Predicted 3D model of a 74-nucleotide RNA (c-di-GMP-I riboswitch aptamer) from Desulfuromonas sp. Lineage of the source: Bacteria > Pseudomonadati > Desulfuromonadia > Desulfuromonadales > Desulfuromonas. Its Rfam family is "c-di-GMP-I riboswitch aptamer". About the family: GEMM was predicted in a large-scale screen for bacterial structured RNA regulatory elements.

RNA sequence: CUCACGAAAAGGCAAAGCUGUAGCAAUCCAGUGACGCAAAGCCACGGGUCUUAUGAGACAGCCGGGUUUUAUGG
Numbered sequence: 001c002u003c004a005c006g007a008a009a010a011g012g013c014a015a016a017g018c019u020g021u022a023g024c025a026a027u028c029c030a031g032u033g034a035c036g037c038a039a040a041g042c043c044a045c046g047g048g049u050c051u052u053a054u055g056a057g058a059c060a061g062c063c064g065g066g067u068u069u070u071a072u073g074g
Stems, first nucleotide, its partner, number of pairs: 002074003012037002017032004022027001035061001041067003045064003048059004
């Protein structure tokens, strides 16, 4: 540097629910909580699902794709 893998060690993220908060809403943020996750880090590019008061928006923990990255082994 690259690929594979997730046995061990150190860790990481955090579902639903509840409380508060922003929003028309889906949903976001904070606290609590822990269903699970080897990319459950990031990106709305394609598909899909959801919301809408037309414009438009949301979901990356739906699938694909892009990109970044820890340990161990080769």